This is a predicted structure of a 546-nucleotide part of an RNA (large-subunit ribosomal RNA, domain I) from a bovine gut metagenome. Its mean pLDDT, the model's own confidence on a scale to 100, is 84.
Context: one part of a larger RNA
RNA sequence: AGCAUACAGGAGGAUGCCUUGGUACAUGGCGCCGAAGAAGGACGUGACAAGCUGCGAUAAGCUACGGGGAGUCGCAAAUAGACUUUGAUCCGUAGAUGUCCGAAUGAGGGAACUCACCGUAAGUAAUGUUACGGUAUCGUAUAAUGAAUAAAUAGUUAUACGAAGGGAACGUGGGGAACUGAAACAUCUAAUUACCCACAGGAAAAGAAAGUAAUAACGAUUCCGAGAGUAGUGGCGAGCGAAAUCGGAAGAGCCUAAACCAAGAGUAGUAAUACUUUUGGGGUGAAGGACUCCGUAAUCCAGUAAGAACCGUAGUCGAAGAGCGUUGGAAAGCGCUGCCAAAGCGGGUAACAGCCCCGUAGGCGAAACGGUUCGAGCGGAGGGAGUAUCCAGAGUACGACGGGACACGAGGAAUCCUGUCGGAACGUGCGAGGACCAUCUCGUAAGGCUAAAUACGACCAUGUGACCGAUAGAGUAUAGUACCGUGAGGGAACGGUGAAAAGAACCCCGGGAGGGGAGUGAAAAAGAACCUGAAACCGUAUGCUU
Numbered sequence: 001a002g003c004a005u006a007c008a009g010g011a012g013g014a015u016g017c018c019u020u021g022g023u024a025c026a027u028g029g030c031g032c033c034g035a036a037g038a039a040g041g042a043c044g045u046g047a048c049a050a051g052c053u054g055c056g057a058u059a060a061g062c063u064a065c066g067g068g069g070a071g072u073c074g075c076a077a078a079u080a081g082a083c084u085u086u087g088a089u090c091c092g093u094a095g096a097u098g099u100c101c102g103a104a105u106g107a108g109g110g111a112a113c114u115c116a117c118c119g120u121a122a123g124u125a126a127u128g129u130u131a132c133g134g135u136a137u138c139g140u141a142u143a144a145u146g147a148a149u150a151a152a153u154a155g156u157u158a159u160a161c162g163a164a165g166g167g168a169a170c171g172u173g174g175g176g177a178a179c180u181g182a183a184a185c186a187u188c189u190a191a192u193u194a195c196c197c198a199c200a201g202g203a204a205a206a207g208a209a210a211g212u213a214a215u216a217a218c219g220a221u222u223c224c225g226a227g228a229g230u231a232g233u234g235g236c237g238a239g240c241g242a243a244a245u246c247g248g249a250a251g252a253g254c255c256u257a258a259a260c261c262a263a264g265a266g267u268a269g270u271a272a273u274a275c276u277u278u279u280g281g282g283g284u285g286a287a288g289g290a291c292u293c294c295g296u297a298a299u300c301c302a303g304u305a306a307g308a309a310c311c312g313u314a315g316u317c318g319a320a321g322a323g324c325g326u327u328g329g330a331a332a333g334c335g336c337u338g339c340c341a342a343a344g345c346g347g348g349u350a351a352c353a354g355c356c357c358c359g360u361a362g363g364c365g366a367a368a369c370g371g372u373u374c375g376a377g378c379g380g381a382g383g384g385a386g387u388a389u390c391c392a393g394a395g396u397a398c399g400a401c402g403g404g405a406c407a408c409g410a411g412g413a414a415u416c417c418u419g420u421c422g423g424a425a426c427g428u429g430c431g432a433g434g435a436c437c438a439u440c441u442c443g444u445a446a447g448g449c450u451a452a453a454u455a456c457g458a459c460c461a462u463g464u465g466a467c468c469g470a471u472a473g474a475g476u477a478u479a480g481u482a483c484c485g486u487g488a489g490g491g492a493a494c495g496g497u498g499a500a501a502a503g504a505a506c507c508c509c510g511g512g513a514g515g516g517g518a519g520u521g522a523a524a525a526a527g528a529a530c531c532u533g534a535a536a537c538c539g540u541a542u543g544c545u546u
Stems, first nucleotide, its partner, number of pairs: 001545007009538002016531001017496002021468002023465007030457002032166002040101003043056003047079001051075002062095006071083003106115003116135007137163009170201001171199005181188001185235001211218002222249005232240002253449003256393001260281009288391003291386004299381003303378002307374007315364003321337001323336004338355002340344001346358003398422008408434001429444005483490002503530001506517004
């Protein structure tokens, strides 16, 4: 030195068991916040206070009203000092306070800082100083003022109201790829995806037929199931891929423009009046409305609302063995013997507890705030007949050219959108029914609003798992921390004494670390480098070999 065997060896932290944390789903709720200053932060704040949590110079808190009923002063031990049955701590509701930054908004600025002006107040002999309030921009409205320039307008100023920023996914719109697939690749696909931007809401969007159909009819939209991987489309390749209709969920319809009437203002005019404009009435689709005549209620409503019921935001009551014996450190185990059960879900308690504790089944409960439903009343709408005349959304419909959207790639290509050019009709009208024409049928464009069924889950509650169990499960058993990077950004690891600290008084060796006794404990081969404690690796002892 190698090999083998052993060890109350070391080191190491696998494995087993555990779970404070995750993960997926289900059901229900809830769904916007913000100049009344948000989201997110900085800095403070404790008797002592570094971190977290809470809070804001009233600073682990202040007030009121409820709940609750004996201890309390957060995580978090100890000391000191306090509070509390005159009801504290704690929980809920509503308030107060709420520094500085941040849309950040008086100006500036390298966020959490610097420097102003105006008003009021405090203070000073006075100035300096201090406190509180106000002072950004844009839009809209109103008023005042007011140039070149006479009237006017632009502009300026003031006041009021609004906006601004944030939000997990979901939504609408505007931009917009490539990898890839086509076994290459260009049309095509991926995909109107990813990503970027704008904007909105608790949902959004869509929506009350210029519809769908077909000789029969239906009657806004949205979503689901079928129709159907059908009809189609397609270098007819890869692929893409409807609709009618049927079955369900939900269900709701309305307001304008115009004709006509009235009033106000302006312009022209001596005036009558005409024109323009504003406001109010009227009116809105069964061929309607204006207009003329009759009628003025049945009924309806998504508006408003007294009130009622229920629910939520604290809580509360809640059955039955401290049974006997036994093993043990410990009984909830085992044996014997009882009881409850609308409660034998679950968790805890020194091992496995229906009857020990918290709970569970089942009941009960709100001063305050919020929600849902109903809802008297108020408010709104509102019927019929006639028909001479009048009205019914124009640079629109439509066409051409070029694009885009439609399942539909220019195709026979309707339909929808529109960049350029052209450009109607006027209800005896106009559009559509997949080129186009006729007949027929359906509808009434060029204005607008509209719950529910649908999407999503930041958030709250309850629950479940042939989901994970510390290299797993989230990146995080808390951490976007430590650390890395100029920055955008990247981004860890570390869980377990014991039932209970009973966490080892005292003695000995040692400077200490550490150890030996003693003591605690069921166990210290549980001693804090702490459950179990594998292997590599390092030793020690013995044997063999060299």